[in-house]
């Protein structure tokens, strides 16, 4: 330099263009307990950036950024 793949809460990880964007783990609060742990209930927290297509985009297209693999 070229090609391909990936980017979603603190971390991991689902999501056929239309839902209030799953779930796990963690965090916080409450319940329980003599206390702690475990358990139960509740809460907060996410679409890399910028454009485009569309009535509507996390999803499709383009560019950029970051990461990975292969080739040279």
């Nucleotide at each position: 330099g070229u090609g391909c793949c990936c980017u979603u809460g603190g971390c991991c990880g689902a999501u056929c263009g239309g839902c209030a964007a799953a779930g796990g783990u963690g965090u916080c609060a409450g319940c329980c307990u003599u206390c702690c742990a475990a358990g139960c209930u509740g809460a907060a927290c996410a679409g890399g950036u910028g454009g485009g297509u569309u009535c509507g985009a996390u999803u499709c297209c383009c560019a950029c950024a970051g990461g990975g693999c292969a080739c040279u």